[in-house]
RNA sequence: GGGCCGGUAGCUCAGUCUGGCAGAGCACUAGGCUCUUAACCUAGCCGUCGCGGGUUCAAAUCCCGUCUGGCCCA
Numbered sequence: 001g002g003g004c005c006g007g008u009a010g011c012u013c014a015g016u017c018u019g020g021c022a023g024a025g026c027a028c029u030a031g032g033c034u035c036u037u038a039a040c041c042u043a044g045c046c047g048u049c050g051c052g053g054g055u056u057c058a059a060a061u062c063c064c065g066u067c068u069g070g071c072c073c074a
C1' cells in the first nucleotide's frame, strides 16, 4: 500500500441482505414476595447506532469519505 470482517444501552450481542416505532439478556433502581439474604415476580432507568456528508417522504440499514480494532496479502 491492497483486501475482508467488526464498532448499536454500563457489559455481551441481535437487527443491516430485503429502508418504515431502535431491541434482547445481564447489570442498575424501586416495589412485591421472604424472619433476613439469595432466587423469583412486576415496573422503571440507560442510545449523537464510531464520526462527517449524500440519496430518500423516511437511513442503524443504501452511497461516498474518514477514524479505530482484528485477520489476510504484499
Base pairs, nucleotide, nucleotide: 001073002072003071004070005069006068007067010026011025012024013023020057028044029043030042031041032040050066051065052064053063054062
Molecule: transfer RNA
Organism: Candidatus Nanohaloarchaea archaeon